[in-house]
RNA sequence: GCGGGUGUCGUAUAGCGGUUAUUAUGCGACCUUGCCAAGGUCGAGACGGCAGUUCGACUCUGCUCACCCGCU
Numbered sequence: 001g002c003g004g005g006u007g008u009c010g011u012a013u014a015g016c017g018g019u020u021a022u023u024a025u026g027c028g029a030c031c032u033u034g035c036c037a038a039g040g041u042c043g044a045g046a047c048g049g050c051a052g053u054u055c056g057a058c059u060c061u062g063c064u065c066a067c068c069c070g071c072u
Base pairs, nucleotide, nucleotide: 001071002070003069004068005067006066007065010025011024012023018055027043028042029041030040031039048064049063050062051061052060
């Protein structure tokens, strides 16, 4: 330099052109208990960035950034 893949709450993950973006764990509050742990209920928290296509984009396209793999 060329080609390919991945990027989603703190962490690990599911997901699909349209309904409130899923689940676990962690975090906060409350319940339960004599206390702790375990358990239960509720809550906050995310689509790498920019642009384009579309009535509508996390999803499709282009560029770009980070990481991984291969070729030279």
Notes:
A computed fold for a 72-nucleotide RNA from Parcubacteria group bacterium ADurb.Bin305, annotated as transfer RNA. The sequence was found in a public genome assembly. The source organism's lineage runs through Bacteria and Bacteria candidate phyla. Rfam family: tRNA. By type it is a transfer RNA. Its family is annotated with triplet codon-amino acid adaptor activity in the Gene Ontology. Its mean pLDDT, the model's own confidence on a scale to 100, is 80.